[in-house]
RNA sequence: GCCGGCUUAGCUCAGUUGGUAGAGCAACUGAUUUGUAAUCAGUAGGUCAACGGUUCGAGUCCGUUAGCCGGCU
Numbered sequence: 001g002c003c004g005g006c007u008u009a010g011c012u013c014a015g016u017u018g019g020u021a022g023a024g025c026a027a028c029u030g031a032u033u034u035g036u037a038a039u040c041a042g043u044a045g046g047u048c049a050a051c052g053g054u055u056c057g058a059g060u061c062c063g064u065u066a067g068c069c070g071g072c073u
Base pairs, nucleotide, nucleotide: 001072002071003070004069005068006067007066010025011024012023013022019056027043028042029041030040031039049065050064051063052062053061
């Protein structure tokens, strides 16, 4: 230099054919307990890496940029 993959909650990851973003763990609250842990119930937490385009509508499609990983020369 060229090519490919990944980027979604604090962490690990789903998200089907474009149609109101989810799970587990962690956090918080409550129940239970003399208390803690465990268990059960609930709550909160998101500019879907950034910018732009297509579309009535984009996490999803297209372009550019950034970061990370891998391959080729």
Model confidence (mean pLDDT): 81 of 100. A computed fold for a 73-nucleotide RNA from Prosthecobacter debontii, annotated as transfer RNA. Rfam family: tRNA. Rfam links the family to the GO term triplet codon-amino acid adaptor activity. Taxonomically the source falls in Prosthecobacter (Bacteria, Verrucomicrobiota, Verrucomicrobiales, Verrucomicrobiaceae). The sequence was found in a public genome assembly.